[in-house]
Context: one part of a larger RNA
RNA sequence: AACGAACGCUGGCGGCGCGUCUUAAGCAUGCAAGUCGAACGGUAAGGGAGAGCUUGCUCUCCCCUAGAGUGGCGGACUGGUGAGUAACGCGUGGGUGACCUGCCCUGAAGAUGGGGAUAGCUAGUAGAAAUAUUAGAUAAUACCGAAUGUGCUCAUUUACAUAAAGGUAAAUGAGGAAAGGAGCUACGGCUCCGCUUCAGGAUGGGCCCGCGUCCCAUUAGCUAGUUGGUGAGGUAAAGGCCCACCAAGGCAACGAUGGGUAUCCGGCCUGAGAGGGUGAACGGACACAUUGGGACUGAGAUACGGCCCAAACUCCUACGGGAGGCAGCAGCUAAGAAUCUUCCGCAAUGGACGAAAGUCUGACGGAGCGACGCCGUGUGAAUGAAGAAGGCCGAAAGGUUGUAAAAUUCUUUUGCAGAUGAAGAAUAAGAAGAAGAGGGAAUGCUUCUUUGAUGACGGUAGUCAUGCGAAUAAGCCCCGGCUAAUUACGUGCCAGCAGCCGCGGUAACACGUAAGGGGCGAGCGUUGUUC
Numbered sequence: 001a002a003c004g005a006a007c008g009c010u011g012g013c014g015g016c017g018c019g020u021c022u023u024a025a026g027c028a029u030g031c032a033a034g035u036c037g038a039a040c041g042g043u044a045a046g047g048g049a050g051a052g053c054u055u056g057c058u059c060u061c062c063c064c065u066a067g068a069g070u071g072g073c074g075g076a077c078u079g080g081u082g083a084g085u086a087a088c089g090c091g092u093g094g095g096u097g098a099c100c101u102g103c104c105c106u107g108a109a110g111a112u113g114g115g116g117a118u119a120g121c122u123a124g125u126a127g128a129a130a131u132a133u134u135a136g137a138u139a140a141u142a143c144c145g146a147a148u149g150u151g152c153u154c155a156u157u158u159a160c161a162u163a164a165a166g167g168u169a170a171a172u173g174a175g176g177a178a179a180g181g182a183g184c185u186a187c188g189g190c191u192c193c194g195c196u197u198c199a200g201g202a203u204g205g206g207c208c209c210g211c212g213u214c215c216c217a218u219u220a221g222c223u224a225g226u227u228g229g230u231g232a233g234g235u236a237a238a239g240g241c242c243c244a245c246c247a248a249g250g251c252a253a254c255g256a257u258g259g260g261u262a263u264c265c266g267g268c269c270u271g272a273g274a275g276g277g278u279g280a281a282c283g284g285a286c287a288c289a290u291u292g293g294g295a296c297u298g299a300g301a302u303a304c305g306g307c308c309c310a311a312a313c314u315c316c317u318a319c320g321g322g323a324g325g326c327a328g329c330a331g332c333u334a335a336g337a338a339u340c341u342u343c344c345g346c347a348a349u350g351g352a353c354g355a356a357a358g359u360c361u362g363a364c365g366g367a368g369c370g371a372c373g374c375c376g377u378g379u380g381a382a383u384g385a386a387g388a389a390g391g392c393c394g395a396a397a398g399g400u401u402g403u404a405a406a407a408u409u410c411u412u413u414u415g416c417a418g419a420u421g422a423a424g425a426a427u428a429a430g431a432a433g434a435a436g437a438g439g440g441a442a443u444g445c446u447u448c449u450u451u452g453a454u455g456a457c458g459g460u461a462g463u464c465a466u467g468c469g470a471a472u473a474a475g476c477c478c479c480g481g482c483u484a485a486u487u488a489c490g491u492g493c494c495a496g497c498a499g500c501c502g503c504g505g506u507a508a509c510a511c512g513u514a515a516g517g518g519g520c521g522a523g524c525g526u527u528g529u530u531c
Base pairs, nucleotide, nucleotide: 001530002529003528005527006526007525008524009523012377013376014375015374016373017372018370019369020335025333026332027331029330030329031328034073035072036071039070040069046063047062048061049060050059051058052057080288081287082286089213090212091211092210093209094208095207096206099205100204104201105200106199107198108197109196110195112146114144115143121136122135123134124133125132126131152175153174154173155172156171157170158169159168160167180193181192182191183190184189214260215259216258221251222250223249226248227247228246229245230244231243233241263285264284265283266282267278268277269276270275290311291310292309293308294307313324314323315322316321341367343366344365345364349363350361351360352359353358380410381409382408383407390401391400392399393398415468416467417466418464419463420462424457430451431450432449433448434447435446436445475520476519477518478517479516480501481500482499486515487514488513489512490511496503497502
């Protein structure tokens, strides 16, 4: 000098930050990932009207849409934590002629014609439940054949180029696509959103390599898929990644192997620097999601709020069987010296879905608690000597507290009350107008102008020539030397102090108290840690 600090005493306000460093211990409760009716069959519930009539049921119609279901996209982002990991994990610089990439952008080509199911639903069955199951009917942008094949993929052959597995061109053979919905219409079609194939881009990733990356040699040898080759498999992709066969290699005092510790970095702290320490918050990467294993789906996961198996724990049970995973936001218990509200809102920014309106969003924006930190500001100002009283010191004279107080005159930052009151909101849908491209027209497309909802915070910040009244606001540590600041009394090697040296055994500047003084100040000291 610094701190994610803690403890003691004290504590006015505001702004900006930060807040379980311990037990990756266990968790009650609520919320944290949904959305689309412009993909689909259809309409449970609710409201209204009418009819039948057994007077509380059945049927029909209308409205409002939503719940459940099929389907699509998203749940691989965001958010949390640091257990593991000494490793191509991270950092940095490269490689990929060994690769993938949904949504997005650009370009090219297409979208023909069919089929069979299934959930929801209806009627049942089993079960305490979770759930399972039978029969019947039904839809699609769900599923499956067929056609077409610009491109594409594979095989064979040829040519060119290359260090090489890649590329280009040609021929032959084989293989594989698609889906509709909404709007407008002059009924011919057109427009928008989607669908299929291919090429390129962008973005995001996978893999490989050089260099760097803690301690212990009181760890010296380690290794059989081990090291390499051939072939086959596997992957988006190189590779002992895996397998068969063959060879006997490979690493190591330039520290292998083993053990311990530890996420890494940008940064942060310190320091003149070189260095040393550190990795909270913010940003990037990695890893993990009760423990261990596994795959499925998918462009992407071996998936925190998905699935399966095993284990421990907790809960429900009709004992047959089931359910769960806060290292998300709050909150609870435990542990600990120690760390917050079971708050408000989607108004802004961002994300998912949707044509849009919009819905969801404990991300985020805010408020609350905590002097935990930094910064700002206040606790009044001027005048005021009989140098008042009181305290303390002194034999007295007197000295000191001290212009300090009182008193007088002001001011109102702040406070309380009142009034007023933002910025954060950009525009969206819609409406009106203008222009442009294309078209036979309309909807539509592009650009511009005007208009046009929405504020959690919050009646907040600010402002006031408003009212009141010095009013609401000072402590903590120290005074032997280091080290700024001394006297008295009490105590008597006791009680005690202490960072080091050291004080205390009867005049203690070192203990305790008082007065005075010094330092810092809404803080001041102590402890811990780092330089």
A computed fold for a 531-nucleotide part of an RNA from Treponema denticola, annotated as small-subunit ribosomal RNA, 5' domain.
The coordinates come from a structure-prediction model, not an experiment, and the mean pLDDT is 80.
Rfam family: Bacterial small subunit ribosomal RNA. Rfam links the family to the GO terms ribosome and structural constituent of ribosome.
RNAcentral holds the full RNA, with entries from ENA, Greengenes and SILVA.
Taxonomically the source falls in Treponema (Bacteria, Spirochaetota, Spirochaetia, Treponematales).